[in-house]
RNAcentral holds the full RNA, with entries from SILVA. Predicted 3D model of a 346-nucleotide part of an RNA (small-subunit ribosomal RNA, central domain) from uncultured Eudoraea sp. The prediction has a mean pLDDT of 88. NCBI's taxonomy places the organism under Bacteria, Pseudomonadati, Flavobacteriia, Flavobacteriales, Eudoraea.
Context: one part of a larger RNA
RNA sequence: UUGGGUUUAAAGGGUCCGCAGGCGGGCAAUUAAGUCAGAGGUGAAAUGCAACGGCUCAACCGUAGCACUGCCUUUGAUACUGGUUGUCUUGAAUGACGGUGAAGUGGCCGGAAUAUGUAGUGUAGCGGUGAAAUGCAUAGAUAUUACAUAGAACACCUAUUGCGAAGGCAGGUCACUAACCGUUCAUUGACGCUGAUGGACGAAAGCGUGGGGAGCGAACGGGAUUAGAUACCCCGGUAGUCCACGCCGUAAACGAUGGACACUAGCUGUCGGAUCUCCGGAUUCGGUGGCCAAGCGAAAGUGAUAAGUGUCCCACCUGGGGAGUACGUUCGCAAGAAUGAAACUC
Numbered sequence: 001u002u003g004g005g006u007u008u009a010a011a012g013g014g015u016c017c018g019c020a021g022g023c024g025g026g027c028a029a030u031u032a033a034g035u036c037a038g039a040g041g042u043g044a045a046a047u048g049c050a051a052c053g054g055c056u057c058a059a060c061c062g063u064a065g066c067a068c069u070g071c072c073u074u075u076g077a078u079a080c081u082g083g084u085u086g087u088c089u090u091g092a093a094u095g096a097c098g099g100u101g102a103a104g105u106g107g108c109c110g111g112a113a114u115a116u117g118u119a120g121u122g123u124a125g126c127g128g129u130g131a132a133a134u135g136c137a138u139a140g141a142u143a144u145u146a147c148a149u150a151g152a153a154c155a156c157c158u159a160u161u162g163c164g165a166a167g168g169c170a171g172g173u174c175a176c177u178a179a180c181c182g183u184u185c186a187u188u189g190a191c192g193c194u195g196a197u198g199g200a201c202g203a204a205a206g207c208g209u210g211g212g213g214a215g216c217g218a219a220c221g222g223g224a225u226u227a228g229a230u231a232c233c234c235c236g237g238u239a240g241u242c243c244a245c246g247c248c249g250u251a252a253a254c255g256a257u258g259g260a261c262a263c264u265a266g267c268u269g270u271c272g273g274a275u276c277u278c279c280g281g282a283u284u285c286g287g288u289g290g291c292c293a294a295g296c297g298a299a300a301g302u303g304a305u306a307a308g309u310g311u312c313c314c315a316c317c318u319g320g321g322g323a324g325u326a327c328g329u330u331c332g333c334a335a336g337a338a339u340g341a342a343a344c345u346c
Stems, first nucleotide, its partner, number of pairs: 004317003007300002012314001014201004021194003025088007033081002035077008048066002051063004091191001092188004096183005103177007110154001114150008125136002162169002206247006215241002220236004258313006266291011295302002319346003328339004
């Protein structure tokens, strides 16, 4: 490289946007680049193949033939692909009307709880555990009442629910922004799909500057447990967790399943619409679940939300260890990230 693969054996990029590239709907006309056919030229010799011949055979050599699958010129063909022109509406998109949701950004507001402070009542314990102790408390704790302050998170509703490209998103409300769905019309008329390089977003932890700091809580200190206990349990507690701006760019970033389109038995839920309705329901579009036929699969399983049947494009895999290491390069403030071997060994 070919072939074969990528849910779980090695293997789907974290996600999307998108330049180049690849691929691309119906009809008609035209062109003849690809494609196909004929003719001409060329395709040195040697080599190759087959035939005959020469060295006693063979290797070797000679003669004539084929081949040299290619390239060029020319004459035609026009189904398919391509180019050009026209046209169409079913792919795609826009508008109108109606609807949906924890989609995003910013502001304002709310109550419960917790902690702290002040004041009142009140007295000897509280707290914690398997049991204890450290700890707090007569300088009046715990408990309880009132008021005040602060930060963080939003009980019930809440689910096989919903929304988002993914990460993710949950008190209420307002403003701005985006998406999706349905309906039958209207408009554009292939405007599409994918997408190397590139760009944007990207949990948690971590980093920089400045705030904030109630609760929780790496590190750390103490008390227990234990043979020991650098742990599990308990009492404390700093970074951090929160906000603003800027970095980092990784996760079991998982459905361990790339994206798009078409097709292929059923049964049963649910969410958002629409139409009809005898108000029980029926039909239908879009999402989201469950069980299964065929098929597929090594099996587990999957099964119209495919891992089935096909088409197009991208990414990735090629025995285990060495190793996601070394070296080099790029990025980063750093931590590190990305790219990514070999010797050797089994």